[in-house]
Transfer RNA from a Candidatus Babelota bacterium, 76 nucleotides, folded computationally. The RNAcentral record of the sequence draws on ENA. NCBI's taxonomy places the organism under Bacteria, Bacteria candidate phyla, Candidatus Babelota. It matches the Rfam family "tRNA". Rfam's curators write: Transfer RNA (tRNA) molecules are approximately 80 nucleotides in length. Model confidence (mean pLDDT): 80 of 100.
RNA sequence: GGGGCUAUAGCUCAAUUGGCAGAGCGCAUGCAUGGCAUGCAUGAGGCAACCGGUUCGAAUCCGGUUAGCUCCACCA
Numbered sequence: 001g002g003g004g005c006u007a008u009a010g011c012u013c014a015a016u017u018g019g020c021a022g023a024g025c026g027c028a029u030g031c032a033u034g035g036c037a038u039g040c041a042u043g044a045g046g047c048a049a050c051c052g053g054u055u056c057g058a059a060u061c062c063g064g065u066u067a068g069c070u071c072c073a074c075c076a
Base pairs, nucleotide, nucleotide: 001072002071003070004069005068006067007066010025011024012023013022019056027043028042029041030040031039032038049065050064051063052062053061
């Protein structure tokens, strides 16, 4: 330098290929227990890595940028 993959909640990951953003763990509150743990219930928390475009509508499609992983090439 070229190709491929990835980027979504604090963490690990989904989202039936365009139509309201979810789960588990964690966190907060309440109840049960003498208490911890545990169980149950409820709740908070992300406008989707960034910029732009297409569209009535974009996490999803297109272009660019950034970061990480990986393969190739180059140098040594």